[in-house]
Context: one part of a larger RNA
RNA sequence: UGACGGGGGCCUGCACAAGCGGUGGAGUAUGUGGCUUAAUUCGAUUCAACGCGAAGAACCUUACCUGGGUUUGACAUGCAUCUCUAAGUCUGUGAAAGCAGGCGAGUCUUCGGACAAUUUGCACAGGUGCUGCAUGGCUGUCGUCAGCUCGUGUCGUGAGAUGUUGGGUUAAGUCCCGCAACGAGCGCAACCCUCGUGUCCUGUUGCCACUUCCGCUAGCGCGGAAAGCACUCUGGACAGACUGCCUCGCCAAAACGGGGAGGAAGGUGGGGAUGACGUCAAGUCUGUAUGGCCCUUACACCCAGGGCUGCACACGUACUACAAUGCCAAGUACAAUAGGUUGCCAACCCGUGAGGGGGAGCUAAUCCUUAAAGCUUGGCCCAGUUCGGAUUGUAGUCUGCAACUCGACUACAUGAAGCCGGAAUCGCUAGUAAUGGUGGAUCAGCUACGCCGCCGUGAAUACGUUCCCAGGCCUUGUACA
Numbered sequence: 001u002g003a004c005g006g007g008g009g010c011c012u013g014c015a016c017a018a019g020c021g022g023u024g025g026a027g028u029a030u031g032u033g034g035c036u037u038a039a040u041u042c043g044a045u046u047c048a049a050c051g052c053g054a055a056g057a058a059c060c061u062u063a064c065c066u067g068g069g070u071u072u073g074a075c076a077u078g079c080a081u082c083u084c085u086a087a088g089u090c091u092g093u094g095a096a097a098g099c100a101g102g103c104g105a106g107u108c109u110u111c112g113g114a115c116a117a118u119u120u121g122c123a124c125a126g127g128u129g130c131u132g133c134a135u136g137g138c139u140g141u142c143g144u145c146a147g148c149u150c151g152u153g154u155c156g157u158g159a160g161a162u163g164u165u166g167g168g169u170u171a172a173g174u175c176c177c178g179c180a181a182c183g184a185g186c187g188c189a190a191c192c193c194u195c196g197u198g199u200c201c202u203g204u205u206g207c208c209a210c211u212u213c214c215g216c217u218a219g220c221g222c223g224g225a226a227a228g229c230a231c232u233c234u235g236g237a238c239a240g241a242c243u244g245c246c247u248c249g250c251c252a253a254a255a256c257g258g259g260g261a262g263g264a265a266g267g268u269g270g271g272g273a274u275g276a277c278g279u280c281a282a283g284u285c286u287g288u289a290u291g292g293c294c295c296u297u298a299c300a301c302c303c304a305g306g307g308c309u310g311c312a313c314a315c316g317u318a319c320u321a322c323a324a325u326g327c328c329a330a331g332u333a334c335a336a337u338a339g340g341u342u343g344c345c346a347a348c349c350c351g352u353g354a355g356g357g358g359g360a361g362c363u364a365a366u367c368c369u370u371a372a373a374g375c376u377u378g379g380c381c382c383a384g385u386u387c388g389g390a391u392u393g394u395a396g397u398c399u400g401c402a403a404c405u406c407g408a409c410u411a412c413a414u415g416a417a418g419c420c421g422g423a424a425u426c427g428c429u430a431g432u433a434a435u436g437g438u439g440g441a442u443c444a445g446c447u448a449c450g451c452c453g454c455c456g457u458g459a460a461u462a463c464g465u466u467c468c469c470a471g472g473c474c475u476u477g478u479a480c481a
Stems, first nucleotide, its partner, number of pairs: 001481002003478003007475007015465002019428005026320008034311002042053002064306007073124001077123004083117001088103006106115003126295002129293003135289001137284003140280001142278001147186006153162003166177003192272004197239005203233001206229002211226006242266001245260005322421001326380007339368002343362002348357003387418001392413007434457007
């Protein structure tokens, strides 16, 4: 100087407390351990592995296993060599790959040839083989925590100290005051994106208040068209918030704090992006790159089938429930994001349904395009039930060469566990939690209940900092470095 202490002081954080909803019990989905296996490919392992790499394992993917094959190779460059043998196509064999054979016979040309391709040979290719403890790059984490340093000066024999400590204050090493320090850098904040207000501009595919016309109606009114751009909206420019104003407090006059006015918004307005010096020899050689080591008729390459989906069990993360604030049936209302031409797919017809037929429109503010909780009416009457939907049987639909291992969905039948969950444990402070639907990536299809978004409905509680956990600053002890 650090680190540590079941030392002290001050402070912060959904850390506790106050609340709301879960997990832990059930069934299923999914990941992991274990077991099994010819193989169940590999990696990730406290927080910071376990719906993680994987934003899609039937084949492919695929790295694993079994079997069948190839050896200058699936791929690159170069040298030499061979020859009419390119591309392609046919036959035999075969599960395919491959092997054997036949047909065919490229481009340019100055007609000499050159190039391409093939054969053979050689240099070499190739390796998801090992080492993340040889590395780059990227990432996680402490932590969006408020810290981490430097120059000059001064102090100390020196390691070092000072500045960065102290008094206040802040979300903040934020700012003020003081001070042997004076300044500066990386961080903080601001600059960036988005949501919320207004003004101006813009007017189709968007909008319909006024005006005109047409149709329906007894009428109120409803529907359509024109004209129009008021309003909504689209998306561009600008304005707007700064403790600027008032007051009180604190003090030392400052920084700042409490309250108020005005305002769409008030004290960082909400959210995002942004992650200092460093820590964990943290993670990744299986994204790619890359040193070294290793394999080279195999640890390379091609193919078929299987496996990654196995199942006594254990754990994590989720979904669905156990019901009446509910379930069922009928009617009825209101969104936003986003995607679409190998695509999205309307009307209409068929089918109980998944779906099939059909073909309009849309390269999209135009078409696809309809939310569900909600509301209204009726049924159920507290039961293992009109709760719950696992499991199983039968019959089907769709995708795709192909759904047996191993897809999703539909109909009928079946109707399991489950009556609110021990010890323990998690999330959340506002348009949040909870709850309801909806879109997208990947993608032929899908094991998506996952992930990333969007909108609807919409709470409770916070006395406070004694305690638990994590962190920051100062101080103290130390036999630790």